[in-house]
C1' cells in the first nucleotide's frame, strides 16, 4: 500500500408502519432490519425512474429523481492471515 477474519469497538440501514413535504420519480424525520468494509460524499459517464412538450409507437429534447445499479474522482475507522 493491497486485502478483509464466525477479530474487538463502534457505525450505516432494505422491505413495511406512521408523520410532513413534493403533481411525480421521491426526500426529511420517527418506528423497524434485509443486508453492507466505504451501505460516507460526489449526478462526471452508463443504467434507471418521474413530470412536462415533441415525433408516432419506441424515440429525442427539456426539467428532476435513484450514491443500497455498475463504473469513475475524493475522503475514511480497525487489524488476523497472505
Nucleotide at each position: 500500500u493491497g486485502c478483509g477474519a464466525c477479530a474487538a469497538a463502534g457505525g450505516c440501514a432494505a422491505a413495511c408502519c406512521c408523520c410532513u413535504c413534493g403533481u411525480g420519480a421521491g426526500a426529511c424525520g420517527g418506528g423497524g432490519g434485509c443486508g453492507c468494509a466505504a451501505a460516507g460524499c460526489u449526478a462526471c459517464a452508463g443504467g434507471u425512474c418521474u413530470c412536462g412538450a415533441c415525433c408516432u409507437g419506441g424515440g429525442a429534447c427539456g426539467a428532476g429523481g435513484c450514491g443500497g445499479c455498475u463504473g469513475g474522482g475524493c475522503u475514511a475507522c480497525c487489524g488476523a492471515a497472505c